[in-house]
Context: one part of a larger RNA
RNA sequence: CCAUUGUUAAGGAACUCUGCAAAAUUGCCUCGUAACUUCGGGAGAAGAGGCGCCAACGAGAGUUGGUCACAGAAAAGAGGCCCAAGCAACUGUUUACCAAAAACACAGGUCUCUGCGAAAUCGAAAGAUGACGUAUAGGGGCUGACGCCUGCCCAGUGCUGGAAGGUCAAGGGGAAAUGUUAGCGCAAGCGAAGCAUAGAACUUAAGCCCCAGUGAACGGCGGCCGUAACUAUAACGGUCCUAAGGUAGCGAAAUUCCUUGUCGGGUAAGUUCCGACCCGCACGAAUGGCGUAAUGAUUUGGGCGCUGUCUCAACAGUGGACCCG
Numbered sequence: 001c002c003a004u005u006g007u008u009a010a011g012g013a014a015c016u017c018u019g020c021a022a023a024a025u026u027g028c029c030u031c032g033u034a035a036c037u038u039c040g041g042g043a044g045a046a047g048a049g050g051c052g053c054c055a056a057c058g059a060g061a062g063u064u065g066g067u068c069a070c071a072g073a074a075a076a077g078a079g080g081c082c083c084a085a086g087c088a089a090c091u092g093u094u095u096a097c098c099a100a101a102a103a104c105a106c107a108g109g110u111c112u113c114u115g116c117g118a119a120a121u122c123g124a125a126a127g128a129u130g131a132c133g134u135a136u137a138g139g140g141g142c143u144g145a146c147g148c149c150u151g152c153c154c155a156g157u158g159c160u161g162g163a164a165g166g167u168c169a170a171g172g173g174g175a176a177a178u179g180u181u182a183g184c185g186c187a188a189g190c191g192a193a194g195c196a197u198a199g200a201a202c203u204u205a206a207g208c209c210c211c212a213g214u215g216a217a218c219g220g221c222g223g224c225c226g227u228a229a230c231u232a233u234a235a236c237g238g239u240c241c242u243a244a245g246g247u248a249g250c251g252a253a254a255u256u257c258c259u260u261g262u263c264g265g266g267u268a269a270g271u272u273c274c275g276a277c278c279c280g281c282a283c284g285a286a287u288g289g290c291g292u293a294a295u296g297a298u299u300u301g302g303g304c305g306c307u308g309u310c311u312c313a314a315c316a317g318u319g320g321a322c323c324c325g
Base pairs, nucleotide, nucleotide: 001320002319003318004317005316006315007314008313010311011310014309019306027051028050029049030048031047036041038145052067053066054065055064056063057062068072080304081303082302083301084300085299086298087296088295092104093103108143109142110141111140112139113138114137120129121128122127146291147290148289149288151221152220153219156218157217158214159213160212161211162210165209166208167207171203172202177197178196179195180194183190184189222240223239224238225237226236249283250280261277262276263275264274265273
């Protein structure tokens, strides 16, 4: 020096991205226990006291007295706790070997398909799963407990329904035309039938065009100008465009560029944090919105306790490294 372990004056997070790591708490009995709450919880909340041995009494739980130590759950083993906020309801699941999470799942919600030889799926098929089930069932999509809710737009795309018209495949149909040449003509040329090439009109399905419906389908949810008796602002008016111009709720947010926005709180001092404001670059309602008790090896901020994390380092144990054999 490396690994690991123990102890430490005074201070006690000043360390640091971060209390990372360590320390501390720890058992049993009794007392006591807040906000909030889905009334179950929260809760071992928090916090406080007791604990050995001997004797007496008592059926016992236990009570009383005595007594020793620095120390009585005397060793080992053995929760740290509290406050505020974000996210996800929860228990679960996951990147075997850098990610355990706010990701996945979930019960619940909703849309849609499916009438049974079901839809869907595997398979050239037979057949099988679905299911020895039958719409309170089965498949698929989205959302994700619970509470309060879920606004406007069907123009585009999709899906569903419609069938008058337009378009339109093969098939049916076979017109005109062309080639060939009996024949006609002085010639140029014309040219029947047949054969060959060729294929018009007409007929005809779905689809598309078309007409409707449909958003818990894919998705979308404006601009400019003026106006009130200080100023400022604009309830109000005008105008352009659109399928319709963002409702409730929330908002510098896991979303805010400008930005360390501004104000308040906490600190001696706070780019973080909490509460507000609203000028939302670029929130917003099942790609769900806003709340929410409980839960979390979750993320952020604060506090108490505690400590070699630090001020600032010291000593010691063990195993290496190194030297000799």